[in-house]
Large-subunit ribosomal RNA, domain II from Klebsiella pneumoniae, 675 nucleotides, folded computationally. Its mean pLDDT, the model's own confidence on a scale to 100, is 81. It matches the Rfam family "Bacterial large subunit ribosomal RNA". Rfam links the family to the GO terms ribosome and structural constituent of ribosome. The full RNA is in RNAcentral, with records from ENA.
Context: one part of a larger RNA
RNA sequence: ACCGGCGAGUUACGUUCUGAUGCGAGGUUAAGUUGAAGAGACGGAGCCGUAGGGAAACCGAGUCUGAAUAGGGCGCUUAAGUAUCAUGAUGUAGACCCGAAACCUGGUGACCUAUCCAUGAGCAGGGUGAAGGUGUGGUAAGACGCACUGGAGGACCGAACCAGGACACGUUGAAAAGUGCUUGGAUGACUUGUGGAUAGCGGUGAAAUUCCAAACGAACUGGGAGAUAGCUGGUUCUCUCCGAAAUAGCUUUAGGGUAGCGCUCGUGAAGUGAUCUUGGAGGUAGAGCACUGUUUGGGUUAGGGGUCCGUCUAGGCUUACCAAUCCAGAUAAACUCCGAAUGCCAAACAAUGUUAUCCGGGAGUCAGACGGCGAGUGCUAAGAUCCGUAGUCGAAAGGGAAACAGCCCAGACCAACAGCUAAGGUCCCAAAAUAUAUGUUAAGUGGAAAAGGAUGUGGGGUUGCACAGACAACUAGGAUGUUGGCUCAGAAGCAGCCAUCAUUUAAAGAGUGCGUAAUAGCUCACUAGUCGAGUGACCCUGCGCCGAAAAUGUACCGGGGCUAAACAUAUUACCGAAGCUGUGGAGCGACUAUUUUAUUGGGUAGGAGAGCGUUCUUAAGCCGCGAAGGUAUACCGUGAGGAGUGCUGGAGCGUUAAGAAGUGAGAAUGCCGGU
Numbered sequence: 001a002c003c004g005g006c007g008a009g010u011u012a013c014g015u016u017c018u019g020a021u022g023c024g025a026g027g028u029u030a031a032g033u034u035g036a037a038g039a040g041a042c043g044g045a046g047c048c049g050u051a052g053g054g055a056a057a058c059c060g061a062g063u064c065u066g067a068a069u070a071g072g073g074c075g076c077u078u079a080a081g082u083a084u085c086a087u088g089a090u091g092u093a094g095a096c097c098c099g100a101a102a103c104c105u106g107g108u109g110a111c112c113u114a115u116c117c118a119u120g121a122g123c124a125g126g127g128u129g130a131a132g133g134u135g136u137g138g139u140a141a142g143a144c145g146c147a148c149u150g151g152a153g154g155a156c157c158g159a160a161c162c163a164g165g166a167c168a169c170g171u172u173g174a175a176a177a178g179u180g181c182u183u184g185g186a187u188g189a190c191u192u193g194u195g196g197a198u199a200g201c202g203g204u205g206a207a208a209u210u211c212c213a214a215a216c217g218a219a220c221u222g223g224g225a226g227a228u229a230g231c232u233g234g235u236u237c238u239c240u241c242c243g244a245a246a247u248a249g250c251u252u253u254a255g256g257g258u259a260g261c262g263c264u265c266g267u268g269a270a271g272u273g274a275u276c277u278u279g280g281a282g283g284u285a286g287a288g289c290a291c292u293g294u295u296u297g298g299g300u301u302a303g304g305g306g307u308c309c310g311u312c313u314a315g316g317c318u319u320a321c322c323a324a325u326c327c328a329g330a331u332a333a334a335c336u337c338c339g340a341a342u343g344c345c346a347a348a349c350a351a352u353g354u355u356a357u358c359c360g361g362g363a364g365u366c367a368g369a370c371g372g373c374g375a376g377u378g379c380u381a382a383g384a385u386c387c388g389u390a391g392u393c394g395a396a397a398g399g400g401a402a403a404c405a406g407c408c409c410a411g412a413c414c415a416a417c418a419g420c421u422a423a424g425g426u427c428c429c430a431a432a433a434u435a436u437a438u439g440u441u442a443a444g445u446g447g448a449a450a451a452g453g454a455u456g457u458g459g460g461g462u463u464g465c466a467c468a469g470a471c472a473a474c475u476a477g478g479a480u481g482u483u484g485g486c487u488c489a490g491a492a493g494c495a496g497c498c499a500u501c502a503u504u505u506a507a508a509g510a511g512u513g514c515g516u517a518a519u520a521g522c523u524c525a526c527u528a529g530u531c532g533a534g535u536g537a538c539c540c541u542g543c544g545c546c547g548a549a550a551a552u553g554u555a556c557c558g559g560g561g562c563u564a565a566a567c568a569u570a571u572u573a574c575c576g577a578a579g580c581u582g583u584g585g586a587g588c589g590a591c592u593a594u595u596u597u598a599u600u601g602g603g604u605a606g607g608a609g610a611g612c613g614u615u616c617u618u619a620a621g622c623c624g625c626g627a628a629g630g631u632a633u634a635c636c637g638u639g640a641g642g643a644g645u646g647c648u649g650g651a652g653c654g655u656u657a658a659g660a661a662g663u664g665a666g667a668a669u670g671c672c673g674g675u
Base pairs, nucleotide, nucleotide: 001675002674003673004672005671006670011093012092013091014090015089016088018086019085020084021083022082023081026048027047028046032042033041034040052059053058062074063073064072065071096234097233099231103224104223105222106221107220108219114198115197116196117195118194119193120192121191122190123188125157126156128153132149133148134147135146136145137144161185162184163183165182167180168179169178200216202212203211209218237611238610239609240608241607242606249258250257251256263362264361265360266359268358269357274352275351277347278346279345280344286338287336288335292332293331294330296328297327298326299325300324303322304321305319306318308316309315368393369392370391372389373388374387376385377384398409399408400407413585414584415583418581419580420579424575425574426573427560428559429558433572435571436570437569438568439567440566446562452546453545456543457542458541459540460539461538462537463536464535465534473530474529475528476527477526479503480502481501484498485497486496509524513522514521587600589597590596612664614661615660616659617658618657619656620655621653622652629648630647631646632645633644635642636641
């Protein structure tokens, strides 16, 4: 891992609703007795109901409060219960099953290991050579020196022994701690045998939370014990009808509760829900500036401020000042002289149409997600966050968007090789137009992006110049006073400042740019000629261009490929879904009780209904002329499932009607067995 078996809402006693049955203003027995009996009979103690109010005494259709005959509260007038059984739910119990870490209590452990006690054992070999001693030198005597002797040391080297520092291997190992090669100690605080001591709220510890039998921040084991688990996992047959929530307040509360909304089932009552009509309340969008604030320009100048004049007194003159006021123009969630649409409230008739309301039984839900619209927070950031509103997903399959819970279309009862459409499409992959008409685009734009930039190109418009010759090109001129004045080393059109005239002219600036140290030189404006028909400027707008760099591989059309098979406008045809229609079928609801009909049938949590099957019990049956089981099979049923027949098998087993449950497995890192 697979296969097989086992494996989870039970039982007792109460409560409550619903259903069935009996009796009914009543209903019913319990223990017990009798009895063959768990049947039946007896047994009326007790319980529930028939009256309530009060804390109670107590009173009583009333009573309590109260001084009250008042008022008010709860009742009556308006009357159905009770016993048993069954379903749902709930309470107390382990209470659907498995699962802690832990807590308490009684014991068992020091054969591992920690420390200690008693008694034994062990340590090859080699080297070093302390004290002391002897001899001798030395001395007054010493001290001291030398030689020999001696054999000390938590001393040295190094086996056994003990340890375990480094590296490698091993890591489902040869081994639940080892092997290889090295390494440390090796007469000592050494190592070791045997026996003994210390015990878990404890011991022991050269101290590491170390060790106390391969596990120790509190051992192991029996018991309390099925501890508790607002947590995780699992929870077994079928079909039918309906079908949610992810919100609010409070919460030692935030992944749990309770209540409400909303779901389901039932019963009665009431007469409503939606659309339309009418009547209301309101201050949003918009708009506006009449108020409150913000704010630009201008006018006016009583007032304030500033400058100046004035014997710094009075006063006067003046102003890019302030304020007020006027005119014009703006602005606001916390401004409003105004003011919608929608929504909300109320009322009544009709039509369509229906339970949207109340009561009772049962739940589930309290992590929501995204896209549109309206706001807040944020950066008018976020697949962000928080509200409102309607939608989808959640709990929704089908078609489209290449693929893609939340987008677009559309809501799957079943069957079939029938038809029509939606979104989206119609060159090929790939079903259907290489459709039609008129334009645009040349960028593969289409098939990613901004500020900004550009004689890209289409459409519309305004305006200038032009056969008295425009625009462009070419030829020629582009002068004089004068080097204007100032400044400056210089300044001559051309560093800078000021002025910017006049003359000759067809025309020519006191000079457009380059240039020089300054001149010079080139050029422009302007003019004439040649040429011969259009040529400039600006505005609005369609489609394009540049701006444009990313990480595995083209890679920003799904691909091929496309100049339409791109874009815009218009038209026709077709394809296209589980949508709609047609055909057949079985359900569900309603009404009649003839079969007729529909705005009927996706579905998680969940509610309700109807069934299948297993084991056993009680009655009627089958079976050696072959039971159960096995195996094969084209039969029946919407399904769970159920027959028939053949073969096998060789002794028990269905059907019908009821009843009772150890009643259905694929999952629980499920348990046991097999392979």